Model confidence (mean pLDDT): 83 of 100.
This is a predicted structure of a 1388-nucleotide RNA (small-subunit ribosomal RNA) from an uncultured bacterium.
RNA sequence: AGAGUUUGUUCCUGGCUCAGGAUGAACGCUAGCGGCGUGCUUAACACAUGCAAGUCGAACGAAGCACCUUAUUCUGAUUUCUUCGGAAUGAAAAAUUUGGUGACUGAGUGGCGGACGGGUGAGUAACGCGUGGGUAACCUGCCUCAUACAGGGGGAUAACAGUUAGAAAUGACUGCUAAUACCGCAUAAGACCACAGCACCGCAUGGUGCAGGGGUAAAAACUCCGGUGGUAUGAGAUGGACCCGCGUCUGAUUAGGUAGUUGGUGGGGUAACGGCCUACCAAGCCGGCGAUCAGUAGCCGACCUGAGAGGGUGACCGGCCACAUUGGGACUGAGACACGGCCCAAACUCCUACGGGAGGCAGCAGUGGGGAAUAUUGCACAAUGGGGGAAACCCUGAUGCAGCGACGCCGCGUGGAGGAAGAAGGUCUUCGGAUUGUAAACUCCUGUUGUUGAGGAAGAUAAUGACGGUACUCAACAAGGAAGCCCCGGCUAACUACGUGCCAGCAGCCGCGGUAAUACGUAGGGGGCGAGCGUUGUCCGGAAUUACUGGGCGUAAAGGGUGCGUAGGCGGUUGCUUAAGUUGGAUGUGAAAUACCCGGGCUUAACUUGGGGGGUGCAUUCAAAACUGGGCGACUAGAGUUCAGGAGAGGGAAGCGGAAUUCCGAGUGUAGCGGUGAAAUGCGUAGAUAUUCGGAGGAACACCAGUGGCGAAGGCGGCCUGCUGGGCUUUAACUGACGCUGAGGCUCGAAAGUGUGGGGAGCAAACAGGAUUAGAUACCCUGGUAGUCCACACUGUAAACGAUGAUUGCUAGGUGUGGGGGGUCUGACCCCUUCCGUGCCGGAGUUAACGCAAUAAGCAAUCCACCUGGGGAGUACGGCCGCAAGGUUGAAACUCAAAGGAAUUGACGGGGGCCCGCACAAGCAGUGGAUUAUGUGGUUUAAUUCGACGCAACGCGAAGAACCUUACCAGGUCUUGACAUCCAACGAAUCCUUAAGAGAUUAGGGAGUGCCUUUCGGGGAACGUUGAGACAGGUGGUGCAUGGUUGUCGUCAGCUCGUGUCGUGAGAUGUUGGGUUAAGUCCCGCAACGAGCGCAACCUCUGCCAUUAGUUGCUACGCAAGAGCACUCUAAUGGGACCGCUACCGACAAGGUGGAGGAAGGUGGGGACGACGUCAAAUCAUCAUGCCCCUUAUGACCUGGGCUACACACGUAAUACAAUGGCCGUUAACAACGGGAGGCAAAACCGCGAGGUGGAGCAAAACCCUAAAAACGGUCCCAGUUCGGAUCGCAGGCUGCAACCCGCCUGCGUGAAGUUGGAAUUGCUAGUAAUCGCGGAUCAGCAUGCCGCGGUGAAUACAAACCCGGGCCUUGCACUCACCGCCCGUCA
Repeated sequence: AGAGUUUGUUCCUGGCUCAGGAUGAACGCUAGCGGCGUGCUUAACACAUGCAAGUCGAACGAAGCACCUUAUUCUGAUUUCUUCGGAAUGAAAAAUUUGGUGACUGAGUGGCGGACGGGUGAGUAACGCGUGGGUAACCUGCCUCAUACAGGGGGAUAACAGUUAGAAAUGACUGCUAAUACCGCAUAAGACCACAGCACCGCAUGGUGCAGGGGUAAAAACUCCGGUGGUAUGAGAUGGACCCGCGUCUGAUUAGGUAGUUGGUGGGGUAACGGCCUACCAAGCCGGCGAUCAGUAGCCGACCUGAGAGGGUGACCGGCCACAUUGGGACUGAGACACGGCCCAAACUCCUACGGGAGGCAGCAGUGGGGAAUAUUGCACAAUGGGGGAAACCCUGAUGCAGCGACGCCGCGUGGAGGAAGAAGGUCUUCGGAUUGUAAACUCCUGUUGUUGAGGAAGAUAAUGACGGUACUCAACAAGGAAGCCCCGGCUAACUACGUGCCAGCAGCCGCGGUAAUACGUAGGGGGCGAGCGUUGUCCGGAAUUACUGGGCGUAAAGGGUGCGUAGGCGGUUGCUUAAGUUGGAUGUGAAAUACCCGGGCUUAACUUGGGGGGUGCAUUCAAAACUGGGCGACUAGAGUUCAGGAGAGGGAAGCGGAAUUCCGAGUGUAGCGGUGAAAUGCGUAGAUAUUCGGAGGAACACCAGUGGCGAAGGCGGCCUGCUGGGCUUUAACUGACGCUGAGGCUCGAAAGUGUGGGGAGCAAACAGGAUUAGAUACCCUGGUAGUCCACACUGUAAACGAUGAUUGCUAGGUGUGGGGGGUCUGACCCCUUCCGUGCCGGAGUUAACGCAAUAAGCAAUCCACCUGGGGAGUACGGCCGCAAGGUUGAAACUCAAAGGAAUUGACGGGGGCCCGCACAAGCAGUGGAUUAUGUGGUUUAAUUCGACGCAACGCGAAGAACCUUACCAGGUCUUGACAUCCAACGAAUCCUUAAGAGAUUAGGGAGUGCCUUUCGGGGAACGUUGAGACAGGUGGUGCAUGGUUGUCGUCAGCUCGUGUCGUGAGAUGUUGGGUUAAGUCCCGCAACGAGCGCAACCUCUGCCAUUAGUUGCUACGCAAGAGCACUCUAAUGGGACCGCUACCGACAAGGUGGAGGAAGGUGGGGACGACGUCAAAUCAUCAUGCCCCUUAUGACCUGGGCUACACACGUAAUACAAUGGCCGUUAACAACGGGAGGCAAAACCGCGAGGUGGAGCAAAACCCUAAAAACGGUCCCAGUUCGGAUCGCAGGCUGCAACCCGCCUGCGUGAAGUUGGAAUUGCUAGUAAUCGCGGAUCAGCAUGCCGCGGUGAAUACAAACCCGGGCCUUGCACUCACCGCCCGUCA
């Protein structure tokens, strides 16, 4: 950074699609590890269970516990004394009790905190959020600072005890008690309230300071004696509240909304302003700069994308807001109208003794549900932070960690080096090889990761570590455990084979698949990325495809039908001023995080972190004054007014006029008129049409008339007269920017149409009739009603077009035309110049091209309208307008990959021009009718083998089917084969013969050995038989896989190239034009100049002559022989014809017309020769050949049959229908091309004849095949015949192994149709048509076919209108598979 896709091609317009990046993702296949992040986008659906907000005994009373202690009681160890009776002492334990201590417990009172932290995004289009301000209209617990103070009292109440209600939750009553709980009183520096004074200040209300008297309200104690706490006031800090400027989605198919609504006054309420609330008064307020309504949505920092401007998003992290099952409400408090507080209502769930109660996961886990889809009912308060406390400490699902998920980003690995017999295997193959591929094996090495073992942190500043025996380190082990996914036709990197056969399938777009698929499926190979890879969804990009940066509107989508004009936007020259815009400086802000730059920390990176810079914005302030804006003044070039002149189908009203049509009356007059391509309907003997005169009525105004005029557009046309609008020119007196454009709005607005009332001659939708036609609801004709006309209303649209909005300025010319002015000139013209209009041509420029070009589509400026792929559709719905018809505004679903513009090449046209051809015409002979032959279709059949199908298949392949041919059918047979090559064994080959059989074949018998070589054993070549396998074989398929060959357009005159030039390009030019030719043949001209393939010529036959040569030819010799080569002829070489000569035409050319001469005259007449290409033309059955198919058969052999069938249809021929003839006879006359040895065959003889016998001659200018029509004479006499010969019968001949299916010929007999052929159609322009015979190929035999040959031998061509085909130029085109095209509607 672009690419694919519209077309036969090109350029453009224009949409669709792709390549990139991103994601809270999901799905498919796959999966080794670690780090850092991240994880209900759906049901703000419902929730079991556990936890998430408590703490303070240094506020308080009571209670319990532990200890100490006081007292009492009881028991009584020990010791002392003893008179042994006892007395004294009294440890320890227990109970009760007093007081105390406790860093013990925790219900209650009390304090602080439960307004933070955590979640969610339902609502909200809002001062909700962002940004910047304001509060002189406010509050603020805990914290900090400052000042002052704390005196003295009082009454209760929970807890507790008792009674009592209830299932429970929860109460009720009575009694006792404490406080830092509650309430008076005192005090008042200061605060507050009302009054009133002074000073200063501000931004309107107002604020501040000072002084005065009056009124009001305080406090709590605890203590370890260090302190902590309390009250009041002020200040600070923090946090909030309210107000304001600006910004903040879509819809006008939502245009009007609003009654507490807008404002005021009084009052209330609040921390505070305020209709926040209330009473009264006024009638305001918001709205096209988008109110109201509807839909959608939490907003932002940021995130994604983008070059940027933008566009999209609002997960995680951070700020703000809102919410806590739904709705409402307040209480407490510094703070809430309160997620884990209260009350009420509702829904739902649960408990219940049915009376009544309890609950709220959008906290963390977790469950169900929904969904394509989103995790553990984990550990810990160790760290960070929060609440309480003086503190220890307690609480903390905040948080720190761990778990799960490739969900994302980042990092690492799955080994490294060597290793060619280029292994095996796979795949492909032209079978040679290539590739997989140094890849593997194999050798050596390493240990990231992994496993095992050992050690072992930082995070903590003394103690305290959930993470965690974690990170990390060391050792050992062994290449051992670790690669997939997508793609490979183009875009887009990467190709082959097989399978499939428009099937199965693929596909993002174009598109692929119908038998050779690089596009489907599989395999091999390759490409890409890689623990991922693809797909799907979404967003941006590419898309300048909404265009601010950065688009357009003549024809591609797009200029409003027109003007006037409101808001708005824009606006001439000059001076002063201002400072809103503008520009510059300064200040504040623009949170942090992110992003960028420079560094740091985890081994690196992701991640994290320090610093820096930036932050287009907003606000304040200072300054500048050029430009825009505001104010004041001046000006005249824009605009307008006035004076003068002149043009005009400008508008509206009234009047007048002639021509014509029609009708009416009258006259003349008679049979038609009218109408058409031709007719008919119609009119007319009741007198039409025609003609003359008179009259009526309506509508339109010939000539003039002109890309002439006027008008804003629509539009305006006889003449005259009123009324009236606008433009132009001249003068430059006046005003002094008064201008331009113009959303809405208003006006005008062709035709058709509508309403009411007139009018109605002609014309004429509808309608009727007649024609045309397959039909004809049309075109044509005869009629004919609305309408057309007038008046007044409505409609409001047109290809309302210059498909081109209005205004202003600038930018070469030339030439017309309309209306004015000026100049030159005596003057009319002419000429020069200027203004306004209206045309043509054209330069620069512009445009995709066409074109536009001072009347721009050029260069600039201002304003408005409009466009954003095609169809659906200017449709539906809604609104507005309309009497209606309808108009205006104006979608979506769905569907396509195009639709379109301009140009180019061709083809085509019942477009044009020029030209040619037996194309027509003029002629001659035919075909189409008959019979036969032959080919084809169809039918039939066991088979009727196959191919050829408009011209350009059909007497074609086939130059010749009885067997063979033969490919078809039936039956009988063979399986390395009928045929080729290779190997082995045996045998030479070959010939004769027997038997069976339809034959193929099978089974025998006999004869017979050759050639080369030899070391004599043998070996070899050729041939035959047998055997095994490689292989043979196929007239099986595909002519749409092919080569080659052929047909056709067409012997038509065309088809191209190089260089140059023009064009953005496809392409054009050349090759077009003027002449001419059979011809792109030649000449001239020309941005072309040359060249090639075609044309022509060169080749051949034929026509004349010459020369040379002559045997088999010829003959001047009576025959023969011989001789000769003049002639005929033969066959070789030359000559000859070139518009060369001449007259005229033409352009002095090319050439043409005529003439002379000449055998031949304008290519002398034939032939061969066929440009680039077209028809997927024909042929796989001539041949060759890819692929596919068959392989005891789709191959091969044999016998027989079939290709010869037969209701019928068609093509091509033959023979006829007769007298220009048939038949008979006579002389029997006159050719040419050819052929001949398995041949042609003479004479002679036999036969009516086919033919037979015969065998001279001839490998041919020698011999043979070898003429007919014609001519002459006779006969027939117009008949189904003396025409015609089909068919059939009999008898023969020939060929052949064989004529039954199925040959040809002869003789005799039989004697069909047919009397010149409908529609239609073919050939031919001169030695031609027509007619007559002859020859040849094929071939044993078999032409009415084919290919050749000669004999006789015509008619007509005026001409270019038509049919067919073709060539050139031009034009149109929506065709390009090219008119046998394309395409519309209906039906299925």

Source information
RNAcentral holds the sequence, with entries from ENA, Greengenes and SILVA. Its Rfam family is "Bacterial small subunit ribosomal RNA". For this family Rfam cites "Crystal structure of the ribosome at 5.5 A resolution" (Yusupov et al., Science, 2001).